[in-house]
RNA sequence: GAAGUCGUCCAGGCAGCCGCUGUCCGCCGGAAAUCCGGCGGGGGGAGGAAAGUCCGGGCUUCGCAGGGCAGGAUGCUGGCUAACGGCCAGGCGUUAUAAGUUUCGCGGCAGGUCCGCGAAACCCAAGGCGACGGAAAGCGCAACAGAAAAUAAACCGCCGAUGGCUUCGUGAGAAGAUCAGGCAAGGGUGAAACGGCAGGGUAAGAGCCUACCGCGAUUCUGGUGACAGAAUCGGCACGGCAAGCCCCAUCCGAAGCAAGGCUAAACAGGAGCAUAUGACGCGGCCCGCGCCGCUCCGGGUAAGCCGCUUGAGCCUUGCGGCAACGCAAGGCCCAGAGGAAUGGCUGCCAGGGGGCAACCCCGCACAGAACCCGGCUUAUCGGACGGCUUCCCCC
RNA sequence: GCUGCCGUAGCUCAGUCGGUAGAGCAACUGAUUCGUAAUCAGUAGGUCGCCAGUUCGAUUCCGGCCGGCAGCACCA
Repeated sequence: GAAGUCGUCCAGGCAGCCGCUGUCCGCCGGAAAUCCGGCGGGGGGAGGAAAGUCCGGGCUUCGCAGGGCAGGAUGCUGGCUAACGGCCAGGCGUUAUAAGUUUCGCGGCAGGUCCGCGAAACCCAAGGCGACGGAAAGCGCAACAGAAAAUAAACCGCCGAUGGCUUCGUGAGAAGAUCAGGCAAGGGUGAAACGGCAGGGUAAGAGCCUACCGCGAUUCUGGUGACAGAAUCGGCACGGCAAGCCCCAUCCGAAGCAAGGCUAAACAGGAGCAUAUGACGCGGCCCGCGCCGCUCCGGGUAAGCCGCUUGAGCCUUGCGGCAACGCAAGGCCCAGAGGAAUGGCUGCCAGGGGGCAACCCCGCACAGAACCCGGCUUAUCGGACGGCUUCCCCC
Repeated sequence: GCUGCCGUAGCUCAGUCGGUAGAGCAACUGAUUCGUAAUCAGUAGGUCGCCAGUUCGAUUCCGGCCGGCAGCACCA
């Protein structure tokens, strides 16, 4: 420098004028330091997703947040965290190209251990993907096709060793057919056919035997661990699905700011179930505990304040850690509503498009906080920067 | 704001341990009738809301989107 790939950040800037909505200060008025109104001034005012509400936590209430069963969630290992189904690092599996190596084909001329193009195989970079515990605990499922679909089986096929048959032969025996039978190599079916491949072996075959690979067991070595490597043994007994039931390990009480607390205002009761071995509440059931009412219909009010934004907060620097992240020091206060505010105009600059140019046009995508955080997912015009891998050039 | 449920033919709905998706009404064709309705016989009509995944195979199981519907406060 090129190519590939992954990630992070930004989401126009400045100035002037006119507004909107909270907050603070000052003055004036309303019997008023606090409430309300007006005027003036200072300072604040959407996002990376504010969204979906899919996870996790804070907070609040349910008396305590109790036990068992049932239920739900998660699921390689180690770490981070308030917690997580999240993040970081690693392991294993899988996948994709580029480059490279080898071979083959074509072409070139300077005829070589050459160059170019194309193809195939091998190797497969960084990277992508993985709901990635258990199928030798048990149950269940596999349509159609196929001989057979999970205690294997024989349609085509191979064989004729063994028993029987036919022919020949004096006989030993030879030949033939394949009735009984043997086989699981080859074909065929299927998503999947009960280890793969090579050699030996055999009547034909077959882990029947052997080597290598796969699988399993034991031991040793390395690693915190997932796991990896090596040696020995086993001749294969053990296919798939757990996002079917299930088993194992870990975790989980429920509801949600319309939670909940204070104040004020208004109204009208009726029916049913219970009266304690009962009703209701603690998510379901049982135990246990609390309480004395509960459910439905009808009626009334929908006003004010708190909760409410100082927080697992933001910025800078240093230290520890591969990293996620943690610790320390200094600085800062940054929306809080009524469901409703967070904007408009002008100029310049930056950006994009058109034009030779003067100049003209656009002003951008997705999208709008509502108790607050950490994540995930989904939507998104464009721009900037960086990491990793491979190749080339220069020093 | 929070919570729950649903999406299958034109309409209303079925569809369970995953194996070629049905019913009623409507539509169309034929018969019957002088004609229509009713009746009878038959026919067509499906992206199972969409996209990925698990599986040999998905309406069904799992995840994510899209659309629709319903409920909620306080007082006596």
This is a predicted complex of two RNAs, RNase P RNA and transfer RNA, with 471 nucleotides together. Its mean pLDDT, the model's own confidence on a scale to 100, is 80.